[in-house]
Molecule: Bacterial small signal recognition particle RNA
Organism: Planctomycetota bacterium
RNA sequence: GGUCCGGCGCCGCGCAGCGAGACUGUCGUGAAUCGGGUCAGGCCGGGAACGGAGCAGCCCUAAGCAGCAGCGCUCGGGUGCCGUGGAUGUUCGGGCCUCC
Numbered sequence: 001g002g003u004c005c006g007g008c009g010c011c012g013c014g015c016a017g018c019g020a021g022a023c024u025g026u027c028g029u030g031a032a033u034c035g036g037g038u039c040a041g042g043c044c045g046g047g048a049a050c051g052g053a054g055c056a057g058c059c060c061u062a063a064g065c066a067g068c069a070g071c072g073c074u075c076g077g078g079u080g081c082c083g084u085g086g087a088u089g090u091u092c093g094g095g096c097c098u099c100c
């Protein structure tokens, strides 16, 4: 100096994991009015009994919001003693050959 092998570094693919989103389930919250029910008081009709509309309040629920769980989906990375393939490096180690 050449060549081969291995380590480290580089690139691609795969896998795992992390974060976010989407979806599903569950729980909670959730309507001055433009959702529902029940409607005190008051109002109206009536001689009265009673009836009517119906505010507040209360209850249920919609859209939405928050938490938790699941996930086979999507995206992302200065994640990885992971697997595999590839190109090769002023990198490290070893074998062989050659030259001085």
Base pairs, nucleotide, nucleotide: 001097002096003095004094005093006092007091008089010086011085012084013083014082015080016079018076019075020074021073023070024069025068026067028065029064035060036059037058038057043052044051045050